[in-house]
RNA sequence: CGGGCCAUGGUGUAGCGGUAGCACGCAGCAUUCGGGUUGCUGUAGCUCCAGUUCAAAUCUGGGUGGCCCGA
Numbered sequence: 001c002g003g004g005c006c007a008u009g010g011u012g013u014a015g016c017g018g019u020a021g022c023a024c025g026c027a028g029c030a031u032u033c034g035g036g037u038u039g040c041u042g043u044a045g046c047u048c049c050a051g052u053u054c055a056a057a058u059c060u061g062g063g064u065g066g067c068c069c070g071a
Stems, first nucleotide, its partner, number of pairs: 001070007010024004018054001025043006047063005
């Protein structure tokens, strides 16, 4: 320098243009003599900018960061 892949709650991970889910975690309540377990409720997220579209996590262009390949 060229090319490819990835970026989603605190952590891990889904999501074929139409309500952003799951598990763990965390908080409250119940259960217990207490703790654990279990159950219920809640908590919190799309890397950034622009474009396309009635509608974008998703499609397009660019930026940033990470990984890989080539030179």
Annotation
Predicted 3D model of a 71-nucleotide RNA (transfer RNA) from a bacterium. The prediction has a mean pLDDT of 82. Rfam family: tRNA. Rfam's curators write: Transfer RNA (tRNA) molecules are approximately 80 nucleotides in length.